[in-house]
Context: one part of a larger RNA
Molecule: small-subunit ribosomal RNA, 5' domain
Organism: uncultured bacterium
RNA sequence: AACGAACGCUGGCGGCAGGCCUAACACAUGCAAGUCGAACGCCCCGCAAGGGGAGUGGCAGACGGGUGAGUAACACGUGGGAACGUACCCUUUGGUUCGGGACAACUCAGGGAAACUUGAGCUAAUACCGGAUAAGUGCGAGAGCAGAAAGAUUUAUCGCCGAAGGAUCGGCCCGCGUCUGAUUAGCUAGUUGGUGAGGUAACGGCUCACCAAGGCGACGAUCAGUAGCUGGUCUGAGAGGAUGAUCAGCCACAUUGGGACUGAGACACGGCCCAAACUCCUACGGGAGGCAGCAGUGGGGAAUAUUGGACAAUGGGCGCAAGCCUGAUCCAGCCAUGCCGCGUGAGUGAUGACGGCCUUAGGGUUGUAAAGCUCUUUUACCCGGGAAGAUAAUGACGGUACCGGGAGAAUAAGCCCCGGCUAACUUCGUGCCAGCAGCCGCGGUAAUACGAAGGGGGCUAGCGUUGUUC
Numbered sequence: 001a002a003c004g005a006a007c008g009c010u011g012g013c014g015g016c017a018g019g020c021c022u023a024a025c026a027c028a029u030g031c032a033a034g035u036c037g038a039a040c041g042c043c044c045c046g047c048a049a050g051g052g053g054a055g056u057g058g059c060a061g062a063c064g065g066g067u068g069a070g071u072a073a074c075a076c077g078u079g080g081g082a083a084c085g086u087a088c089c090c091u092u093u094g095g096u097u098c099g100g101g102a103c104a105a106c107u108c109a110g111g112g113a114a115a116c117u118u119g120a121g122c123u124a125a126u127a128c129c130g131g132a133u134a135a136g137u138g139c140g141a142g143a144g145c146a147g148a149a150a151g152a153u154u155u156a157u158c159g160c161c162g163a164a165g166g167a168u169c170g171g172c173c174c175g176c177g178u179c180u181g182a183u184u185a186g187c188u189a190g191u192u193g194g195u196g197a198g199g200u201a202a203c204g205g206c207u208c209a210c211c212a213a214g215g216c217g218a219c220g221a222u223c224a225g226u227a228g229c230u231g232g233u234c235u236g237a238g239a240g241g242a243u244g245a246u247c248a249g250c251c252a253c254a255u256u257g258g259g260a261c262u263g264a265g266a267c268a269c270g271g272c273c274c275a276a277a278c279u280c281c282u283a284c285g286g287g288a289g290g291c292a293g294c295a296g297u298g299g300g301g302a303a304u305a306u307u308g309g310a311c312a313a314u315g316g317g318c319g320c321a322a323g324c325c326u327g328a329u330c331c332a333g334c335c336a337u338g339c340c341g342c343g344u345g346a347g348u349g350a351u352g353a354c355g356g357c358c359u360u361a362g363g364g365u366u367g368u369a370a371a372g373c374u375c376u377u378u379u380a381c382c383c384g385g386g387a388a389g390a391u392a393a394u395g396a397c398g399g400u401a402c403c404g405g406g407a408g409a410a411u412a413a414g415c416c417c418c419g420g421c422u423a424a425c426u427u428c429g430u431g432c433c434a435g436c437a438g439c440c441g442c443g444g445u446a447a448u449a450c451g452a453a454g455g456g457g458g459c460u461a462g463c464g465u466u467g468u469u470c
Stems, first nucleotide, its partner, number of pairs: 001469003005466005012342006018335002020300001025298003029295003034059003039056002042053004066253003075178007084170002089166008097131004106121006137146003151158003179225003186216003191213008228250004232243004255276005278289004306332001308331003314328001315326004345375004355366004381406005389397001414459005419440003425454005435442002
C1' cells in the first nucleotide's frame, strides 16, 4: 500500500460498485423453456361469432444461467496447419409430379393403491412409405448405376427438395510457453513403427489382424503432491513477487459411476436407460426425486443478502403476425463490505462566566470554547410540481431523480493513542498485585508504560484489532 474480509466500539445522508472464500454438504416450497391452429384430425362451452383442452407434427429445450469437483493436459495462452462438419441466415441455380398403408387423439372392454398400462375398433397431416423425374450431386477406369420434395392461408406471401458459394460456430493436428518434490531413476505391450482392413464429419493404434522391435528419459521420463487456464488484479521506481472474487474469453462438471438414443449440433443441469448411495410415497405387488438456476431452509463457519417487482428497456426461443414464455436481464429490498462526495452550522462574542482539572494558592488551563447577539438552511422534515430512459403505442423502476415554496440550529460524532521507535503529560488509585505489551520492556509506595480523571495528539462516519499478499 492492498483486501470478496472478520471481530470490538460507534454510526447522519447520497452516488457507484460488491456480497457462502467454509460442506461439488443435504434440501421443504414456489418459480427458472417453451411456442406454433398460417402443418393435422378430434373433444368441450356457445345460437353464432368466438373461446378453451389434450394429442399427432414442427422449431426450440446443445443458448442463456450456475459451479470449480476433476484436470499438470494441446486444458489454457500464443502462433501456425490440413484431412472435416455447420440447423437457422445471405447469394446463385434447378425442381416442387403420381400414389399408398398406418399410429396417437377418440370410442369400447379391462388391469393397477398409485405411477401408469393392456387389448379391440375408427381417423388426419408439413408424420411415414413407394413410384416417376435428375440440371447439378454421389459411386464407378468406363459403360453405367443410385438417390428428392409438402403443403398452408387473408392471394400476398410463407414454406418444401437437390446443388454451389458465403457467413457464423465448431471438431482435429503441430511449434513454443505454463507449479513443487530426485528422501520419485528408470518408464512403456496397442507400447513405437509398418502393411491391410474397419470405424469417424474428418486425419490418426482411434480399433482390429499380421509383421518388425521399437518409443520416452538427468534438456528430469515415470511417480507423488498441489492447482481450473487466461485477459487481468494487488504490490513495486523497475526487474520481479503474489494472486486468478466481481467483469470478459476458453475449458470441465451437473447426487456418484457407466451408457447410448434423438438431433445440424449432446453422449444433454431442470431428457432417457442401467448400477450405487441417500430421501420420500405405498394397499408391500411397486413407484417418485436430484437447487454447482433465482429466492429460501437446515448444517458447516469468524463470515456473506429478499421465499420482492416487471418483461417498460436490452437480448433470447417460438410464431406471418397479434402475441406467449424468459429468476437471462432491468429494477427494488438488506449489509459502513469498499471507493467517492456531503453534512453534523457560520460570524461575532472576555467579566477570559459557572463547573472540571492542576497549583508554588498568586494563579494557570479547558477557552472564543459556552452562554448571549446577528445570520444561513446543505441534509433531514412538510406542501406543491414532476421527468429523460420510448420511435406512433407501451415505464417495473416511481410520484423516483429533479425543480419550486415553507418552518426551524433545527435531525446528525465517534474511535484509537500519549515511555522510546512515534505526533501527543499531569494528578490520583494500585504496590512484581491488578494489569500492559508489536519490539525493547513497564508494575516490588511519588508509575508521563497498569486503572481513572483532566489535558493533549491522530484519523473521522468511521476508528482500532486480527488475518493474508507485496